Large-subunit ribosomal RNA, domain II from Thermotoga sp., 680 nucleotides, folded computationally. Its Rfam family is "Bacterial large subunit ribosomal RNA".
Context: one part of a larger RNA
RNA sequence: GUCCGCGAGUUGUCGUCAGUGGCAAGGUUAAGCCGAUAGAGGCGUAGCCGCAGCGAAAGCGAGUCCGAAUAGGGCGUAAGUCACUGGCGGCAGACCCGAAGCCGGGUGAGCUACCCCUGGGCAGGAUGAAGGUGGGCUAAACCCCACUGGAGGUCCGAACCGAUGGAUAGUGAAAAAUCCUCGGAUGACCUGGGGGUAGGAGUGAAAAGCUAACCGAACUCGGUGAUAGCUGGUUCUCCCCGAAACGCAUUGAGGUGCGGCCUCGAGUGGUCUGUAUAGGGGGUAGAGCACUGAUAGGGCUAGGGGGGUAACCUCCGAACCCUGUCAAACUCCGAAUCCCUAUACAUAAAGCUCGGGAGGAAGUCUGUGGGGGAUAAGCUCCAUGGACAAAAGGGAAACAGCCCAGACCAUCGGCUAAGGGCCCAGAGAGAUGGCUAAGUGGGAAAGGAUGUGGUACACCUUAGACAACUGGGAGGUUGGCUUAGAAGCAGCCAUCCUUUAAAGAGUGCGUAACAGCUCACCAGUCGAGGUGUACUGCGCCAAAGAUGUAACGGGGCUCAAGCCAUCCCCCGAAGCCAUGGGUCUGUACCGACAGGUACAGGCGGUAGGGGAGCUUUCCGCUGUAGGGCGAAGGUAGAUCCGCGAGGGCUACUGGACGAGGCGGAAGUGAGGAUGCGGAC
Numbered sequence: 001g002u003c004c005g006c007g008a009g010u011u012g013u014c015g016u017c018a019g020u021g022g023c024a025a026g027g028u029u030a031a032g033c034c035g036a037u038a039g040a041g042g043c044g045u046a047g048c049c050g051c052a053g054c055g056a057a058a059g060c061g062a063g064u065c066c067g068a069a070u071a072g073g074g075c076g077u078a079a080g081u082c083a084c085u086g087g088c089g090g091c092a093g094a095c096c097c098g099a100a101g102c103c104g105g106g107u108g109a110g111c112u113a114c115c116c117c118u119g120g121g122c123a124g125g126a127u128g129a130a131g132g133u134g135g136g137c138u139a140a141a142c143c144c145c146a147c148u149g150g151a152g153g154u155c156c157g158a159a160c161c162g163a164u165g166g167a168u169a170g171u172g173a174a175a176a177a178u179c180c181u182c183g184g185a186u187g188a189c190c191u192g193g194g195g196g197u198a199g200g201a202g203u204g205a206a207a208a209g210c211u212a213a214c215c216g217a218a219c220u221c222g223g224u225g226a227u228a229g230c231u232g233g234u235u236c237u238c239c240c241c242g243a244a245a246c247g248c249a250u251u252g253a254g255g256u257g258c259g260g261c262c263u264c265g266a267g268u269g270g271u272c273u274g275u276a277u278a279g280g281g282g283g284u285a286g287a288g289c290a291c292u293g294a295u296a297g298g299g300c301u302a303g304g305g306g307g308g309u310a311a312c313c314u315c316c317g318a319a320c321c322c323u324g325u326c327a328a329a330c331u332c333c334g335a336a337u338c339c340c341u342a343u344a345c346a347u348a349a350a351g352c353u354c355g356g357g358a359g360g361a362a363g364u365c366u367g368u369g370g371g372g373g374a375u376a377a378g379c380u381c382c383a384u385g386g387a388c389a390a391a392a393g394g395g396a397a398a399c400a401g402c403c404c405a406g407a408c409c410a411u412c413g414g415c416u417a418a419g420g421g422c423c424c425a426g427a428g429a430g431a432u433g434g435c436u437a438a439g440u441g442g443g444a445a446a447g448g449a450u451g452u453g454g455u456a457c458a459c460c461u462u463a464g465a466c467a468a469c470u471g472g473g474a475g476g477u478u479g480g481c482u483u484a485g486a487a488g489c490a491g492c493c494a495u496c497c498u499u500u501a502a503a504g505a506g507u508g509c510g511u512a513a514c515a516g517c518u519c520a521c522c523a524g525u526c527g528a529g530g531u532g533u534a535c536u537g538c539g540c541c542a543a544a545g546a547u548g549u550a551a552c553g554g555g556g557c558u559c560a561a562g563c564c565a566u567c568c569c570c571c572g573a574a575g576c577c578a579u580g581g582g583u584c585u586g587u588a589c590c591g592a593c594a595g596g597u598a599c600a601g602g603c604g605g606u607a608g609g610g611g612a613g614c615u616u617u618c619c620g621c622u623g624u625a626g627g628g629c630g631a632a633g634g635u636a637g638a639u640c641c642g643c644g645a646g647g648g649c650u651a652c653u654g655g656a657c658g659a660g661g662c663g664g665a666a667g668u669g670a671g672g673a674u675g676c677g678g679a680c
Stems, first nucleotide, its partner, number of pairs: 001680006011092013026049003032043003053060002063075004095233002098230001102223006113197009122187001124156003127152001131148006160184003165180004199215001201211003236613006246259005261359001262357007273346009286333001287331002292327003296323004303316005363388010393404003408581004413577003419571003422555003428568001430567006441557001447541002451538010468525005474498003479493003504519001508517002582603009614669001616666006626657001633653005639648003
């Protein structure tokens, strides 16, 4: 892991509500007692509930209390009670399994820590303390030399005790080892046997170490089914409805209480909802500047600063005026939507009241309006819709929350939605008119550009435009100033006049300054459109990323298979229609009162509420019907009945029991709990 078996809302009592039943202003017994042959009841009236309440009470009483009140208000004044069944709650282990733990009584020092008693062990080698002896020396010593001697938590190193580094091992040979290496090895040494100390206690050269392979409090049994606002699990079927992730509070935040939202029952009906109309509410969007503030430019001025003897000059400048603006905490204004009320119409779908049962109280994304953040986040916090949650189907390549659309069942029928119609791949290589050349389409900004289409306006133009080419482009004058110089062309000032077809006191290059080239401007050649501006459609550049094209799902697509506009056709879903069927609800009719028929409508669903059923074991009728001419059980079936849980039937197996029906009672349904036991 699989298979088989086991495995979780029970029981008692008290309460509460509903259903059913008895009796009813009453209802009912408890303990106990009596009781034939047991498929038996009877007695028992203590007690309890109800029949009157209100007030703190005196008390009064269908009333009473507060009060001066004959005012107002509060609480009262409409049947109960006893059983049974079911829902739920309290108390009990209270749906099941699960702690770490706490306390009590015991068991442990055959492991290990320390201690006591009594024994045992330490190859070999090295070093050579004190002391001693002899000798030297001395007055005697000290001292020196040799020998002797054999000290030491001395040295090297086996046994023995340990465990430094590494490798191996790591479902091991081993729940700590093996191999190599290494420390101590006469000592605070090692060790046998006997004995002692223990659970908040021991022992500890102290690591909270050790106390029998996990010790910051051993093990075992008991209290014990400790407690677990936590995690996991919780077993048959079908039918109806169907949430919430919000508000307030909470030693509250993943819990709980009350309310909201769901369900079931009873009651009440024009209440709910929608649309229209009418009457009200409001200060948002927008707008505005009349208030509060902010604010750019200008005008005018009170006042003030500086200068001046003064006249006066200069600067700043409130208020006021003009022009132009801004605001969540500004408003002279002011929508849409929204909210309240009334009337009309529509709607059995809804609303409201009371009562039983809940779940929920972690929400998420998306559109819109906002706060926070950075006008970041698949961010966060509100509001208001939707979806998901609890929703399948079609589209978006794939993709809870987007778009379309809400699946009772069946059909080898039809029509559509979103989205699509060249191929993959269902349906148009459809039609008309444009646009795009970038594979733009099929990712992106500021910004940039004679890309290209459209619209509008202005100007020039056969008295010849635009472009090109040819020629001219002059004189006063080198304007004045400045300057070393300044001559159109460093800079400052002025920018005139003349000749002319035209020509700037000069557009750029250039020179030290001139010169030179060029432009404006004019003429000629040429001969038809040209120049500019604004708006706009589609494109271009800007454009760099990590495995591999990889920014259309792919192929592939260019008067398109891209984009814009118009049109026709088609495909496309569990939507809609059609046909048949099921079930529920309503209405009508029938009815033998089980139900039937017709019509209309409903039938996605998690938590959850409600309803109806199937099955297992046992009991009663009943050890009955049946059963060796084969019971239960088992195996198989493409068969019959039931929507289904399931129930028949048949064959084989099996070898002795035992249905079905109507009732009753429950150890009543398994895939999940790192479930438990067994088998493999």